[in-house]
RNA sequence: GCCGCCUUAGCUCAGUUGGCAGAGCGACGCACUCGUAAUGCGUAGGUCUGGGGUUCGACUCCCCAAGGCGGCU
Numbered sequence: 001g002c003c004g005c006c007u008u009a010g011c012u013c014a015g016u017u018g019g020c021a022g023a024g025c026g027a028c029g030c031a032c033u034c035g036u037a038a039u040g041c042g043u044a045g046g047u048c049u050g051g052g053g054u055u056c057g058a059c060u061c062c063c064c065a066a067g068g069c070g071g072c073u
Stems, first nucleotide, its partner, number of pairs: 001072007010025004019056001027043005049065005
């Protein structure tokens, strides 16, 4: 330099033919317990990497950029 893949909650990751953003873990509260852990129930937490385009409507499709990973030279 060229090619490909990835970027979604604090962490690890799902997600749909374009139509309300989710799980597990973690955090917090409550229950249980002599108390803690475990367990059960609940709550909060997201501009879906940034910008532009297409569309009635974009996490999803297209373009550009940024960061990360891999391959080739």